[in-house]
Molecule: SAM riboswitch aptamer (S box leader)
Organism: Bacteroidales bacterium UBA5536
RNA sequence: GAUUUAUAAAGAAGAGUGGAGAGAUUAGGCUCUUAGAAGCUCUAGCAACCUUCCCCGGUAAGGAGUGGUGCUAAAACCUAAUCUUGCAAUUAAAAUUGCAGGAGAUUAUAAAUU
Numbered sequence: 001g002a003u004u005u006a007u008a009a010a011g012a013a014g015a016g017u018g019g020a021g022a023g024a025u026u027a028g029g030c031u032c033u034u035a036g037a038a039g040c041u042c043u044a045g046c047a048a049c050c051u052u053c054c055c056c057g058g059u060a061a062g063g064a065g066u067g068g069u070g071c072u073a074a075a076a077c078c079u080a081a082u083c084u085u086g087c088a089a090u091u092a093a094a095a096u097u098g099c100a101g102g103a104g105a106u107u108a109u110a111a112a113u114u
């Protein structure tokens, strides 16, 4: 890097360093930011995917949180970049447009395989 499965409206921040951007990509919006962005380091915390331990008749469920990741503004910040349903507008009909949904794609993380 690729594939598969699961999860993504809950939860949890301070300091140092750094010095202008950040919120995955593209477009639009909105937000954060020199009262200091990203990145990096330390400490603290959240969660419970894997692991370990406890519990149990028990390879389940449950509990703890040892170790490995992850995460700690806003729904994956919102919408679209695919398909589709309903309603409305428009039309001779279709196309089209608007609003509200569903599925999918993409992305992120974990675990397994390669």
Stems, first nucleotide, its partner, number of pairs: 001114008013043005021032003025081005044072003049068002052064003076106001082103008